[in-house]
Molecule: SAM riboswitch aptamer (S box leader)
Organism: Actinomycetota bacterium
RNA sequence: CGUCCAUCAAGAGCGGCUGAGGGAUCCGGCCCUGUGAAGCCGCAGCAACCGACCGAGACCUCCGGGUCGAGGCACGGUGCUACUGCCGGCACCGAUGGAGG
Numbered sequence: 001c002g003u004c005c006a007u008c009a010a011g012a013g014c015g016g017c018u019g020a021g022g023g024a025u026c027c028g029g030c031c032c033u034g035u036g037a038a039g040c041c042g043c044a045g046c047a048a049c050c051g052a053c054c055g056a057g058a059c060c061u062c063c064g065g066g067u068c069g070a071g072g073c074a075c076g077g078u079g080c081u082a083c084u085g086c087c088g089g090c091a092c093c094g095a096u097g098g099a100g101g
Stems, first nucleotide, its partner, number of pairs: 001101001003099006013043005021032003026089004044081003049077003053072002057068004085093001
């Protein structure tokens, strides 16, 4: 970068640096923002996609064990912490996770 699958109306913030934008793109709205946007850093939190661990139970067994596994956990890998992905145009778009290339 591209393909496939899943999710996107829930949830979760305080500091330091910085200094004007931001809510993906475009249009029309509507919001946030010097009472500090976006970005970077620190710590914290939310969540449970993937891995690890535990595991009701089921099946198999050469009875040593093996396979699957609801659910749990939050250790690791991400992700996220205004507003329904803010609303509509408009989901063939975008974001996040996983598996291939």